Predicted 3D model of a 253-nucleotide part of an RNA (large-subunit ribosomal RNA, domain VI) from Bacteriovorax stolpii. It was read from a public genome assembly. The coordinates come from a structure-prediction model, not an experiment, and the mean pLDDT is 87. NCBI's taxonomy places the organism under Bacteria, Bdellovibrionota, Bacteriovoracales, Bacteriovoracaceae, Bacteriovorax. It matches the Rfam family "Bacterial large subunit ribosomal RNA".

Context: one part of a larger RNA
RNA sequence: CGUAAGAUAUUUGAGAGGAGCUGUCCUUAGUACGAGAGGACCGGGAUGGACAAACCUCUGGUGUACCGGUUGUGGUGCCAACUGCAUCGCCGGGUAGCUAAGUUUGGAAGGGAUAACCACUGAAAGCAUCUAAGUGGGAAGCCCCCCUCAAGAUUAGAUAUCUAUUAAGGGUGCUUGUAGACUACGAGCUUGAUAGGUUGGGUGUGUAAGCGAUGCAAGUCGUUGAGCUGACCAAUACUAAUAACCCGUUUUG
Numbered sequence: 001c002g003u004a005a006g007a008u009a010u011u012u013g014a015g016a017g018g019a020g021c022u023g024u025c026c027u028u029a030g031u032a033c034g035a036g037a038g039g040a041c042c043g044g045g046a047u048g049g050a051c052a053a054a055c056c057u058c059u060g061g062u063g064u065a066c067c068g069g070u071u072g073u074g075g076u077g078c079c080a081a082c083u084g085c086a087u088c089g090c091c092g093g094g095u096a097g098c099u100a101a102g103u104u105u106g107g108a109a110g111g112g113a114u115a116a117c118c119a120c121u122g123a124a125a126g127c128a129u130c131u132a133a134g135u136g137g138g139a140a141g142c143c144c145c146c147c148u149c150a151a152g153a154u155u156a157g158a159u160a161u162c163u164a165u166u167a168a169g170g171g172u173g174c175u176u177g178u179a180g181a182c183u184a185c186g187a188g189c190u191u192g193a194u195a196g197g198u199u200g201g202g203u204g205u206g207u208a209a210g211c212g213a214u215g216c217a218a219g220u221c222g223u224u225g226a227g228c229u230g231a232c233c234a235a236u237a238c239u240a241a242u243a244a245c246c247c248g249u250u251u252u253g
Stems, first nucleotide, its partner, number of pairs: 001152001005163007015149004021049007033038001051106005059100004066093005071086006110144003117137004169247004173189005194240003197236005204228002210223005
């Protein structure tokens, strides 16, 4: 810009893409078959491999904004307590998120038309013949079925609702995240829980500081599962989302 009014939702599916794999074991059955050795079709069940998708409950990894231990050195006048630097100084753990080695799921089943092939009926050619007319069966393959996209499918589809006037709706701006390079997308903007803060909870770490007791001292014990705790879960307008502006309007035959 188009889809001959403008919008907001929900859709149909022309068409396109994805997927499509396979082993072993048990059973049927030591049956059919076979002199024996051996040893099935068909059908039923179980369990794997590779591949793929989603997810983070579990097992782990990471987790430089969480907790603790500790070395050297500098600083806060000193002690104590903190703190800078040294790869996050090093080390032990670890929430959210992300993640695989973790978890769950998938290939199925079914329908249709067929290939090779197997047949029925059957002439040409009194026979025979699956074929010439006609009819049936038949594959991991083909078309559906399953998953995803999809009306610029210009053949531009459909349904519901809103507005018929400074309208419906959209945008700018701001708080932002389940989104993200930017944009876009999503949640919100006081008729408000969108983010921060606060409070409560969770999780993690592992018994803070101070004081007291004890020991010559290093230290230990008590107060104490203490103190601290990012991203997690809630509650709560304390702070910030103010106010407003812009676009958008009966056009064509």